[in-house]
RNA sequence: CAGUCGGAUAAUCGCGCUUAAAAAUUUUUUUUAAGUGAGGAAAGUCCGUGCAUCCAAGAACAGACAUCCGGAGAAACUCCGGGCGGCGCGAGCCGGCGGAUAGUGCCACAGAAAUGUAGACUGCCGAUGGAAGGCAAACUUCACAGGCGAUGGUGCAACGGUGAGUUAAGAGCUUCACCGGAGGAGUCGGAAGGCUCCUGCCAGGUAAACCCAUGUCGGAUGCAAGGUUGAGUUCAGGGUUAUAAAGGUCGUUCGCCAACUUGAGAAAAAACCGCUUGAACUUUGGAGUAAUCCAAAGGCCAGACAGAUGAUUAUCUAAAACAGAACACGGCUUACGGGCUGCUUU
Numbered sequence: 001c002a003g004u005c006g007g008a009u010a011a012u013c014g015c016g017c018u019u020a021a022a023a024a025u026u027u028u029u030u031u032u033a034a035g036u037g038a039g040g041a042a043a044g045u046c047c048g049u050g051c052a053u054c055c056a057a058g059a060a061c062a063g064a065c066a067u068c069c070g071g072a073g074a075a076a077c078u079c080c081g082g083g084c085g086g087c088g089c090g091a092g093c094c095g096g097c098g099g100a101u102a103g104u105g106c107c108a109c110a111g112a113a114a115u116g117u118a119g120a121c122u123g124c125c126g127a128u129g130g131a132a133g134g135c136a137a138a139c140u141u142c143a144c145a146g147g148c149g150a151u152g153g154u155g156c157a158a159c160g161g162u163g164a165g166u167u168a169a170g171a172g173c174u175u176c177a178c179c180g181g182a183g184g185a186g187u188c189g190g191a192a193g194g195c196u197c198c199u200g201c202c203a204g205g206u207a208a209a210c211c212c213a214u215g216u217c218g219g220a221u222g223c224a225a226g227g228u229u230g231a232g233u234u235c236a237g238g239g240u241u242a243u244a245a246a247g248g249u250c251g252u253u254c255g256c257c258a259a260c261u262u263g264a265g266a267a268a269a270a271a272c273c274g275c276u277u278g279a280a281c282u283u284u285g286g287a288g289u290a291a292u293c294c295a296a297a298g299g300c301c302a303g304a305c306a307g308a309u310g311a312u313u314a315u316c317u318a319a320a321a322c323a324g325a326a327c328a329c330g331g332c333u334u335a336c337g338g339g340c341u342g343c344u345u346u
Base pairs, nucleotide, nucleotide: 001342002341003340004339005338007316008315009314010313011312012311013310015037016036017035018034019033020032021031022030023029024028039322043333044332046331047330048329049328050327051222052221053220054219055218063217064216065215066214067213068082069081070080071079072078083097084095085094086093087092098212099211103210104209105206106205107204116159121152123148124147125146128145129144130142131141132140133139160179161178162177163176164175165173180202181201182199183198184197185196186195187194188193226273227272228271229270234264235263236262237261238260247257248256249255281298282297283296284295285294286293287292
């Protein structure tokens, strides 16, 4: 660095779910038996999906996301291999890694000046031109016009860097060497890119500022999604006939109410479905550097809804880490006592 394990066995008591049988009562409960019962992260909810409902359904703009190359993958802030850059003596590790010459903005404090071919604070020169001295030339002086980005200082950053040449002093200065960058040519590579040569072409940083380039994209809400059934209650209608008998007020008629019945609406911490057979798992074989893919065989391995998965004892030296499913899956990140295996470095 990579992979892997995540206590085991036995006994007793207890719990959820499934199946079977039995009993009660009634459409659920109890008992018995058998089977089964948390994780590598079930976590954070940071990405990407399936599934479900609602909105939208055309076009443009806006917006969001991605950003070296190739491959894998349903997709991904994913994985694998490679490139480049940085770090490490090394095995190896890290990197949201397009563009600052399309344009705009910003760069505190300090500093003369923070981007405009800018900027003399400390400075250098004053060759050339001018002035003064000198008969004149040479020469000297002045620092006037002017030249200079070298020196010092400020700052994260001062307009490619270091050294030499040139020069009055200087400067990438179509002067040079080396280094860095940019552009071009050749060559190697599937590509990113590498190597060599040429051109003095060289005015900072910031794009996780707006922006530009290229590519992708319907939006919102999450299983308390959502679907089916629904006791009782409410509202509206019917409430008739027959038989020995056929409700209440009320002995009779009407009316009203009830049983019963038809329809409608809402609807219970109601029930059921969703719910676990899956982009899944195990084993074997094959392709590939790998991620991953293909084929065959095998089994079914939690599904609760106030929410089970626990406790005690014995042995293993000691049983102790992080931690507990709630629709599911792929990732990432974070937490983690103690082992085991493999390949390496010093």